[in-house]
Order: sequence, then structure tokens, then C1' cells
RNA sequence: UAGGUAGGCUGGGCGAUCGCUCCGAUUCGUCGGGGAGGAAAGUCCGAGCUCCAGCGGGCAGGGUGCUGGCUAACGGCCAGGCGGGGUAACCCGACGGAAAGCGCCACAGAAACUAUACCGCCCCGGUUUACGGGGUAAGGGCGAAAUGGCGAGGUAAGAGCUCACCGCUCCGAUGGCGACAUUGGAGGCAGGGCAAACCCCACCCGGAGCAAGGCCGAAUAGGGGGACUAUGGGCGCCCGGCCCGUCCCCGGGUUGGCUGCAAGAGGCUUCAAGCAAUUGGAGUCCCAGAUAGAUGAUCGCCGUCCCGGCUAUGCCGGGAUACAGGACUCGGCUUACAGGCCUGCCUAUCAA
Repeated sequence: UAGGUAGGCUGGGCGAUCGCUCCGAUUCGUCGGGGAGGAAAGUCCGAGCUCCAGCGGGCAGGGUGCUGGCUAACGGCCAGGCGGGGUAACCCGACGGAAAGCGCCACAGAAACUAUACCGCCCCGGUUUACGGGGUAAGGGCGAAAUGGCGAGGUAAGAGCUCACCGCUCCGAUGGCGACAUUGGAGGCAGGGCAAACCCCACCCGGAGCAAGGCCGAAUAGGGGGACUAUGGGCGCCCGGCCCGUCCCCGGGUUGGCUGCAAGAGGCUUCAAGCAAUUGGAGUCCCAGAUAGAUGAUCGCCGUCCCGGCUAUGCCGGGAUACAGGACUCGGCUUACAGGCCUGCCUAUCAA
């Protein structure tokens, strides 16, 4: 210098005018102060908090699935192991169990799991380029997958039939908390794949959600109870029954008000422990609370980027300036994002 890889930060600034919301002050005229995000989003996980249920445990159902750690918790994060990709930095992985059962394996192919010989090879018979019987999984062919791989011996041809190495199974040793790694011995090989199919194993999960929940409340209407009455009114009259009246009490209720609701698993700075996630100490700060939902609009100047022109390291003109926006609160994940900035590492080339 070029290419790559991993990660972090930022994502407009100032001013004027007119507004919006909350808090405080007020002489009620106003004045002062606070006022979105890295994702406030999707609502996909996990919690706090609240109510309901509940001795405990189980069934059903759902979820998670290599190991160790972190955490309030997690399907998150960190560190590591194994497998795969890449020259490398680095990236990706539902990564427990197929000798519990049950099921599936399309097409092609002779054959997809206990049976099997399509072509070919070898032997024998034979009517000798046909045909028949037997052997053979080494070669061809089919397939995502074909009964360990490869080399040598061996054989009629072949074959773990035999042997070396690799793989596999079983039993150990050493290192590691562990996943696992390295290694020794034994066994000729025990027979395929699929569990994001059912299933088995281990662990986790009670349900609903701030429209949770709590408090307050007059009048009217409506509900329940009681009282009132020489007995009152209505149902034509009488009895009964029903409805209405006056007073008192009770509880419910309305998206009415208040609360929950802004001091928190809180932010910033710094020190310490740890590879890290994270944890602990000290100091400091208070930082949105709307309820149909405020945080906006217009103008000017400037910034950044792009394009064009020129008297060109500048000036002028034009254009662009993202994604998006709280609603109980946190921890994650995922997705969207104009432009700009920074850092670690790898590879190649050049120079010293």
C1' cells in the first nucleotide's frame, strides 16, 4: 500500500419566533427548570412486581440438550472441547441416546436391511460367441447412503481369509474440575442412516398480567335489606297479589379521579479480583412520565457527504442528511439504519 477479518463509537450543532407536556415558584400577569432511542421497534425468551390458586409430590403438556463458569433468571453471555469451512486472522454447528420399543428411507438401482448377483470375473457341465449350475462384493453401474479404508500376501477368481498402518469395539494408564486429549493391551469387525419422526434419558416450568392490583366518590338511575302509614295512589269494585311513594342502611358499578409510576438487579468516574462474562469497594449524579397519548413547526447561520462550474488545496450554485419514536420496569435476542470516526488481528507485496 492492497485485500480480508473481528469489534467499538457516533448518528447533526447554534440562534430566533410560535406552540405542547410535566414539576416548582407566583403579585395569577407570568417566570424558571426537565422532556425519547441505540434500537424507544418485533413482543421472541428470561425476571422483578401484582392478583388468583396452592402441604408436598406426581400425571398430562411445554421447553432446554457438548463441558465449566457468570447471572435475579434465561433459549442470554464468557471461556473451553469436539466436528466442519478458510492459507490465515477468524467463522459456522438442535453437538445426549439408533445393543428399549416403534416407524420411515422418495427417485434410481439386482439389492435400502436380511435379503440380494444387473454387467463383469472365475470354475464346472454343455448342443462350445448360445444356455445351465456354482463361486465371487475385488472391478463397473445406481444412489444422499451399498455391509470398515488402504497396501501387501493369498486365491481358480476373490474375500479380514491372513498381516502392517488407520478407523471401530472392549478393558486400562496418564493429563485435565470437566467436555476431552494422548497412549498401552485385547478383539478380525460385532453389521447402514434418520430422534428440527414418535420415543427414551437428564434438567427446567402453577396460572394470568399494570386494561395486574389498591384507594376514593356526590347526585341521578338501578339492586338488596329495614322502617313508615287512621292508610296513601294504580291494576273497574272486595280479598289476596303486584307496582308506585317517603326515610334510613348496605354493597356493587362507570376506561371518572388518585395510586401503582419513575431512586433503579440505576447512570458516570475510579480502584481492586478474574483470561473473560462478571463481581466487589470508594466517590459522585438524579436523568421523560403523556392517557388518545406532549417532546413539534417555520426561518436563519454552520457542519458532513455527493454533483457541477470556476480565476482551483479554495469560492460559487444545486442536491442529500438515515432507521425510527416511550406507555409498569429491567436483562437479553432478533430486525431496521443516510453518512462519519476509531481499534485489534491476518494475508500478499514493497521499502528500511